[in-house]
Context: one part of a larger RNA
């Protein structure tokens, strides 16, 4: 100095372990928010830095239930309390709830500063303070006050009430906009892809939806979703590629309301004969800005494709009273209100709220719950080993090592004053009964800048193509049933529908939170970034980026009391422990790496 072996130091890898992740599946649920949400700042305990929980009533107040002996969160300690007159703790319902923040009196560099108006406190009764309310903004409706182009008048404009909006969330849903890498082995139509993203609006679901539909000589019957048809039919620089429909199986099923004609009213513009127009009809009187017309608002009336529906007619059928009708007075019809009886319906659409009641139904606390004893080893028994018992419960975790019978559970069961979910009832509403059916007639009605049509896009599995359909920038521009649109150019014949208003539950989609279960999923350099006070420390002017870090012991029994030392640094005794080379830098403790000690070699 080298090998080698043996103690060590140092390192924290490996194992073994989880409180924390991942992934999934059901189930309840699906929203909070001007009664100020989400998310925040600042405070808030006797003694408190953080966290957690709370709000100047501040780790809590109040009542209701439940529970049973301790209790004052994490977290000891020291003080001071509280509880069988039931605290502590768990669940309903409630009060408090600073400041920020949609942030909303004005402002702003969020959690701050500065005002007005009403009321009350406290003052020297001026001021200043303090308290408790109100003063954004934007639509909507109702009053009022005002008022242009233009004389009234109307559009606008300001006031005051009331009510609604506004922000925030995890996907899913619908609309409005709309890429690029990429693929075509290059790239321009073409793909990626109506995706990503971005804005708008909605709900627990959204969208869709009751046929101007499909089909094809048979026939279906509103939408949605699955299968299947099928990678077919097409479509495609016929290239990469893109991709249906209908039939047929199933899930769930429900259908409805206006416009218009016709009639009634009521407002307001226009006409307007003193009768040859009206006032249902007939006779009589009387009336006549009654009427006639547009335009609008209500209210009957209607609501459909074997076409319907208004007008008029005819024939059948039908509950009672009362009351009205621009006037009268008989007759008669009609039409409307109302009353009683009967019937029927309903708050998901077909009008609309509210407020009880119930429930062998859930949810938000809980209750109760079967059975082992001895004996060895050991620090411990749940281990062996003997004999036993329980099971509608042998699923799990815990307890000093592997427990059905030690504990907490688990099967099976039972439970709410108070809130609430779902259902079922009632009150409450609405509506029929003064309609209703056949059947004739022909004057009327049956969604207009619409349908169709040019040109320019778009969507449609379809790239313009032989391009139907559906939207629509622009230009033109019908018709009402003998009408009108489709069946994939386009005519004919034939069939099938009624389009230019609207509403509709359920099968369907997603899981943020909030239970419950699962797993050839991790096991701390893995699993979330994050098992630990982590979106923190830390970087950055920002947007944004983003860590390290877990284990003594079964139980702290966490080492009194001695020694050495400048020592509350380290260390040796000596206690405690099964162990202390488990001593807090703490389970196990590998490698480099750095000593000691022997041995050999040089």
């Nucleotide at each position: 100095g080298g090998c080698a072996u043996g103690c060590g130091g140092u390192g924290g890898a490996u194992g073994c372990c989880u409180u924390g992740g991942u992934g999934g599946a059901g189930g309840a649920u699906g929203g909070c928010g001007a009664u100020g949400a989400a998310g925040g700042a600042c405070g808030u305990g006797g003694c408190u830095a953080g966290c957690u929980g709370c709000g100047a009533u501040a780790a809590g107040c109040u009542c209701c239930g439940g529970g049973a002996a301790g209790u004052u969160g994490c977290u000891a300690g020291c003080a001071a309390g509280c509880g069988u007159u039931g605290a502590u703790c768990c669940g309903g319902a409630g009060a408090u709830g600073u400041c920020c923040g949609a942030a909303u009196g004005g402002g702003g560099a969020a959690a701050c500063c500065c005002u007005c108006c009403u009321g009350g406190g406290u003052g020297u009764u001026g001021a200043g303070c303090c308290c408790a309310g109100g003063a954004a903004c934007c639509c909507u409706a109702a009053g009022g006050c005002u008022g242009a182009a233009c004389a009234c008048a109307u559009a606008g404009g300001c006031c005051u009430u009331a009510g609604g909006g506004g922000g925030c969330a995890a996907a899913c849903c619908g609309g409005g906009g709309g890429a690029a890498c990429u693929g075509a082995a290059a790239c321009a139509u073409c793909u990626a892809a109506g995706u990503a993203c971005c804005c708008c609006g909605a709900g627990g679901a959204g969208a869709a939806g009751a046929a101007a539909g499909c089909a094809a000589a048979a026939g279906c019957g509103a939408u949605u979703c699955c299968c299947u048809g099928a990678g077919u039919a097409g479509u495609g620089g016929c290239g990469a590629g893109c991709g249906a429909a209908a039939a047929g199986g199933g899930a769930a099923c429900a259908g409805c309301c206006u416009a218009a004609a016709c009639c009634g009213u009521c407002u307001a513009g226009a006409g307007g004969u003193c009768a040859a127009a009206g006032c249902g009809u007939g006779c009589a009187g009387g009336c006549g800005u009654u009427c006639u017309u547009u335009a609008g608002g209500c209210g009957g009336g209607g609501u459909u494709g074997u076409g319907g529906g208004a007008a008029g007619g005819u024939u059948c059928u039908g509950u009672a009273g009362a009351g009205a009708g621009a006037c009268u007075g008989c007759a008669u019809u009609c039409u409307c209100u109302c009353u009683a009886g009967g019937g029927a319906a309903g708050u998901u659409a077909c009008a609309a709220a509210c407020c009880g009641g119930g429930u062998c139904u859930g949810g938000u606390a809980g209750c109760a719950g079967a059975a082992c004893a001895g004996g060895c080893u050991g620090g411990a028994a749940a281990g062996c080993c003997u004999g036993g018992c329980c099971a509608a419960a042998g699923a799990a975790g815990g307890u000093g090592a592997u427990a059905g019978c030690c504990c907490u559970g688990u099967a099976g069961g039972c439970g709410a004053a108070a809130c609430u979910a779902a259902c079922c009832u009632g009150g409450c509403u609405u509506c029929c009964u003064c309609g209703g059916a056949a059947u004739c007639u022909u004057u009327c009605c049956c969604a207009a800048g619409u349908a169709u049509g040019g040109c320019g896009g778009g969507g449609c599995a379809c790239g313009u193509g032989a391009a139907a359909c559906c939207c629509u920038g622009u230009c033109a521009g019908a018709a009402u049933c003998u009408g009108g649109g489709a069946g994939g150019a386009c005519c004919a014949u034939c069939u099938c529908c009624u389009a230019a208003g609207g509403c509709u539950a359920a099968a369907u989609a997603c899981a943020a939170a909030c239970c419950u279960c699962c797993a050839a999923c991790c096991g701390a350099u893995a699993g979330u970034g994050a098992a630990c006070c982590a979106g923190u420390a830390c970087c950055g002017u920002g947007a944004g980026g983003g860590a390290a870090a877990g284990g003594c012991g079964a139980a702290a029994a966490g080492a009194a009391c001695c020694c050495c030392g400048g020592g509350u640094a380290g260390g040796g005794g000596a206690g405690u422990g099964a162990a202390a080379u488990a001593g807090a830098a703490c389970c196990u403790g590998a490698a480099a790496c750095c000593g000691c000690a022997u041995g050999c070699c040089u």